[in-house]
RNA sequence: AUGAAUAUUGUGGGAGAGACCAAACGAAUUGUUUGGCACCGAAGGAGCAAGUCCCCAUACAAAUGGGUAUCAAUCUCUCAGGUAAAAGGACCAUAAUAGGACG
Repeated sequence: AUGAAUAUUGUGGGAGAGACCAAACGAAUUGUUUGGCACCGAAGGAGCAAGUCCCCAUACAAAUGGGUAUCAAUCUCUCAGGUAAAAGGACCAUAAUAGGACG
């Protein structure tokens, strides 16, 4: 010396929805901030099912009903984020490093 899960980094792919209106600043732009209306869901975040544990009742084997707790997502919400390009982007592939399940 086989090299799983997992983590990090690089590379490639990667959807949706107003280049919205007003004001201010500006290096005078397609930028930034504030306010407003309309939208999107795939950074992040939040919520929930079956199942499972426990408790109670009927029953006293099993089963049924009820109550907490735990419990996932690409589902739901739209707080955050986003709505030309750039950037970002769940996820997928690949390479390296760490790791060390299995043999």